Predicted 3D model of a 349-nucleotide part of an RNA (small-subunit ribosomal RNA, central domain) from a Clostridiaceae bacterium. The organism belongs to Clostridiaceae, within Bacteria. Its Rfam family is "Bacterial small subunit ribosomal RNA". Gene Ontology terms of the family: ribosome and structural constituent of ribosome. Its mean pLDDT, the model's own confidence on a scale to 100, is 90.

[in-house]
Context: one part of a larger RNA
RNA sequence: CUGGGUGUAAAGGGAGCGUAGACGGCGAUGCAAGUCUGGAGUGAAAGCCCGGGGCCCAACCCCGGGACUGCUUUGGAAACUGUGUAGCUGGAGUACAGGAGGGGCAGGCGGAAUUCCUGGUGUAGCGGUGAAAUGCGUAGAUAUCAGGAGGAACACCGGCGGCGAAGGCGGCCUGCUGGACUGAAACUGACGUUGAGGCUCGAAAGCGUGGGGAGCAAACAGGAUUAGAUACCCUGGUAGUCCACGCCGUAAACGAUGAAUACUAGGUGUGAGGGAGCGAAGCUCCCUGGUGCCGAAGCAAACGCAUUAAGUAUUCCACCUGGGGAGUACGUUCGCAAGAAUGAAACUC
Numbered sequence: 001c002u003g004g005g006u007g008u009a010a011a012g013g014g015a016g017c018g019u020a021g022a023c024g025g026c027g028a029u030g031c032a033a034g035u036c037u038g039g040a041g042u043g044a045a046a047g048c049c050c051g052g053g054g055c056c057c058a059a060c061c062c063c064g065g066g067a068c069u070g071c072u073u074u075g076g077a078a079a080c081u082g083u084g085u086a087g088c089u090g091g092a093g094u095a096c097a098g099g100a101g102g103g104g105c106a107g108g109c110g111g112a113a114u115u116c117c118u119g120g121u122g123u124a125g126c127g128g129u130g131a132a133a134u135g136c137g138u139a140g141a142u143a144u145c146a147g148g149a150g151g152a153a154c155a156c157c158g159g160c161g162g163c164g165a166a167g168g169c170g171g172c173c174u175g176c177u178g179g180a181c182u183g184a185a186a187c188u189g190a191c192g193u194u195g196a197g198g199c200u201c202g203a204a205a206g207c208g209u210g211g212g213g214a215g216c217a218a219a220c221a222g223g224a225u226u227a228g229a230u231a232c233c234c235u236g237g238u239a240g241u242c243c244a245c246g247c248c249g250u251a252a253a254c255g256a257u258g259a260a261u262a263c264u265a266g267g268u269g270u271g272a273g274g275g276a277g278c279g280a281a282g283c284u285c286c287c288u289g290g291u292g293c294c295g296a297a298g299c300a301a302a303c304g305c306a307u308u309a310a311g312u313a314u315u316c317c318a319c320c321u322g323g324g325g326a327g328u329a330c331g332u333u334c335g336c337a338a339g340a341a342u343g344a345a346a347c348u349c
Base pairs, nucleotide, nucleotide: 003321004320005319006318007303008302012317014201015200016199017198021194022193023192025088026087028085029084030083031082033081034080035077036076037075038074039073040072041071042070048066049065050064051063052062053061054060091191092188093187094186096183097182098181103177104176105175106174107173108172109171110154115149116148117147118146119145120144121143125136126135162169163168206247207246208245209244210243211242215241216240220236221235222234223233258316259315260314261313262312263311266294267293268292269291270290272288273287274286275285276284277283278282298305299304322349323348324347331342332341333340334339
């Protein structure tokens, strides 16, 4: 390389948009590049294969035929691919009528709780633990009541329930705004799928500048524990956590399962919309598109998956190829830095 693979053995890019490219619906018609078929030319000789012959045989040599799978040119075919033309509506999209939603951004508002401050009541403890101690408290703490300040997060509802491409999103209200779904079927007429590069988004931590700082809390300090205890436990506590703007670009970024389409038994929940039937506060059945569980065939090394496939097929992309060395070194690109991305070899088993 080929082949075979990628849930857990090595292997799906963190996610989306999209360029080139690859692949692509139905019927009609033209062309003939690919394709198929016939002719001509060429495809040197030797060699090769088949048949025959000459050296006693063989090697070797000679003769005839084949082949030389190719190229050029020319006549034809038109199913398929390609390409042109004019169409179609089933794929895709637009418009219309609806309801659902923690989808996003901005602004405003609310109550509970913690902490702090002020004042009142009140007195000797509080706090903490396995037990303690550090700590706080007669300069009046803890407890309790009233008032105030400030920051962060939104109990119950809450649900293998919803939304989002992923990361993620949860108090209430308002404004702006994206997407999906259902129903009808008006319009466009293949406008599609995937997507190397590229661009955008991307938890937490971290970085820069400026704010903010209640609680929590790396680092740090002290108290314990212990043989020791640079820990687990306790008392404190700074970055940080929050906001604005700009970077970083990584995660067990997980369903450890790329995207799309079609097909292939069922059963039972749940949330959105619609339809039909029924002496309708409701029940039953059906359709579409979500989200779960169980399970047939099939698949699988097993575990398990099973119409939300890990089944049966097709298209496109990404990735793997024994363990260690190593996601290291070097180089390059990016970054303020931290570092990220790309990514070996020697050697060794």